[in-house]
Molecule: transfer RNA
Organism: Sandaracinaceae bacterium
RNA sequence: GAGCCGUUAGCUCAGUUGGUAGAGCAGCGGGCUUUUAACCCGUCGGUCGAGGGUUCGAUUCCCUCACGGCUCACCA
Numbered sequence: 001g002a003g004c005c006g007u008u009a010g011c012u013c014a015g016u017u018g019g020u021a022g023a024g025c026a027g028c029g030g031g032c033u034u035u036u037a038a039c040c041c042g043u044c045g046g047u048c049g050a051g052g053g054u055u056c057g058a059u060u061c062c063c064u065c066a067c068g069g070c071u072c073a074c075c076a
Stems, first nucleotide, its partner, number of pairs: 001072007010025004019056001027043005049065005
């Protein structure tokens, strides 16, 4: 330098023709239990990496950039 993949809740990750964003764990409240753990119920939590474009409407499509990973090439 080139190509590919990824970036979504505190963490790990889903998101199926573009149509008001989800799960598990964690946290919080409660139940159960002598207590803890486990289990059960409820609940909180998101500028979908940033900016722009297309569209009535974008996490989803297009462009640029940032960050991370992998591969290749070049120099030494």